[in-house]
Predicted 3D model of an 83-nucleotide RNA (transfer RNA) from a Bacteroidota bacterium. The sequence was found in a public genome assembly. It matches the Rfam family "tRNA". The family's RNA type in Rfam is transfer RNA. Rfam describes the family as follows. Transfer RNA (tRNA) molecules are approximately 80 nucleotides in length. The organism belongs to Bacteroidota, within Bacteria.
RNA sequence: GGGGAGAUAGCCAAGUGGUCAAAGGCAACAGACUGUAAAUCUGUCCUCUUCGGAGUUCCAAGGUUCAAAUCCUUGUCUCCCCA
Numbered sequence: 001g002g003g004g005a006g007a008u009a010g011c012c013a014a015g016u017g018g019u020c021a022a023a024g025g026c027a028a029c030a031g032a033c034u035g036u037a038a039a040u041c042u043g044u045c046c047u048c049u050u051c052g053g054a055g056u057u058c059c060a061a062g063g064u065u066c067a068a069a070u071c072c073u074u075g076u077c078u079c080c081c082c083a
Base pairs, nucleotide, nucleotide: 001082002081003080004079005078006077007076010026011025012024018066028044029043030042031041032040046055047054048053059075060074061073062072063071
């Protein structure tokens, strides 16, 4: 340099333009259980909340659309193959 794949919550990771603050797992926090611990189980796990809901998010910046994590453009970064 050419071709291909990818970037999503603290970490891993799923995600047909609308049913998405986004499955699942790990970690963390609280509780149950236990002589203690581990394991197991339950709940919470972006922010605010009157717990009904509201707001802001999926690498960055733009664009399309009534509506974008998802489609388009440019850029940045990572991995694989070829040279």